The RNA shown here (c-di-GMP-I-GGC riboswitch aptamer) has 89 nucleotides. Model confidence (mean pLDDT): 87 of 100.
RNA sequence: CUCGAUAAAGGCAAACCCGUCUAAAGACGGGGGCGCAAAGCUUAAGAGCCUAAAGUCUUAAACAAGGCUAUGGUAGUCAGUUGCCGAAA
Numbered sequence: 001c002u003c004g005a006u007a008a009a010g011g012c013a014a015a016c017c018c019g020u021c022u023a024a025a026g027a028c029g030g031g032g033g034c035g036c037a038a039a040g041c042u043u044a045a046g047a048g049c050c051u052a053a054a055g056u057c058u059u060a061a062a063c064a065a066g067g068c069u070a071u072g073g074u075a076g077u078c079a080g081u082u083g084c085c086g087a088a089a
Stems, first nucleotide, its partner, number of pairs: 002089001003086002011036002016031006034076001040081003046078002048074003055068005
């Protein structure tokens, strides 16, 4: 360095519930604990995925319905980057 123990010391926190914010996706706080060796971090303009307020197109017009689009999100999808510990190999 690769690697990852029924090791030591610690850390994080899915679903779900409550509250707040949001058009939504989702975020934050509290409870909770499925899991995680990077579940630390990132102007997400590397790819993917979620959403569609606004915009735009279609439905002859339209209250309306449907399609498309990120500038909105997601790092617990992959990625990039930094890093604690040290059994076995």